Model confidence (mean pLDDT): 82 of 100. Predicted 3D model of a 114-nucleotide RNA (SAM riboswitch aptamer (S box leader)) from an Ardenticatenia bacterium. Of the family's consensus pairs, 97% are formed in the model. The sequence was found by an Rfam model in a public genome assembly. Its Rfam family is "SAM riboswitch aptamer (S box leader)". About the family: The SAM riboswitch is found upstream of a number of genes which code for proteins involved in methionine or cysteine biosynthesis in Gram-positive bacteria.
[in-house]
RNA sequence: UUCUCAUCCAGAGCGGUGGAGGGACCGGCCCGGCGAAACCGCGGCAACCACUGGCCCGAAAAUGACCAGUAAGGUGCCAAUUCCGGCAGGGGAGGCAACCCUGGCAGAUGAGCG
Repeated sequence: UUCUCAUCCAGAGCGGUGGAGGGACCGGCCCGGCGAAACCGCGGCAACCACUGGCCCGAAAAUGACCAGUAAGGUGCCAAUUCCGGCAGGGGAGGCAACCCUGGCAGAUGAGCG
């Protein structure tokens, strides 16, 4: 870093250093000197990988799908639904708009093949 698969309306923050930005991009709307980013320490959330048990298959074991559980290990995460929208379709009295619904795009994280 291309690609594949899964998930994204739940959950979880304090302190130190630092000193003006941050929420991917664009628009909006927010957060921020009552201290942004980043780094460090400690704490926490979650359960993707992992581990344990069950179930199906099977002579048996293992692999794999599914279900339940655990949290010592590998990641991840701890304002706002991925903060909302962006493209397409539908609803919206016939049109437009607000608004609502569905799918997609993009992004993030994990696992895997290169």